[in-house]
The prediction has a mean pLDDT of 87. Predicted 3D model of an 83-nucleotide RNA (c-di-GMP-I-GGC riboswitch aptamer).
RNA sequence: AUCGAUAAAGGCAAACUUGCCGAAAGACAAGGACGCAAAGCCACGGGUCUAAAGCAUUCGCUAUGAUCGCCGGGCUGCCGAUG
Numbered sequence: 001a002u003c004g005a006u007a008a009a010g011g012c013a014a015a016c017u018u019g020c021c022g023a024a025a026g027a028c029a030a031g032g033a034c035g036c037a038a039a040g041c042c043a044c045g046g047g048u049c050u051a052a053a054g055c056a057u058u059c060g061c062u063a064u065g066a067u068c069g070c071c072g073g074g075c076u077g078c079c080g081a082u083g
Base pairs, nucleotide, nucleotide: 001082002081003080004079011036012035016031017030018029019028021026034069040075041074042073044072045071046070047067048066049065054061055060
């Protein structure tokens, strides 16, 4: 530098359940494992979700909210293989 094995040391933890916060999406904690080689960190670009407040008054519109386990990008990193 490139790569990720049926290896090894470890790591994370979807759905679901309970508690708790929130208007919601969703977050957090515990349990639990579908998966993950960045499923570590950052909402920077796109996407998606929500719509309290605001606008409209009628269907709605709108992110300033959320998602990095949707994709891209940036930063950092364990073990190993090859050169």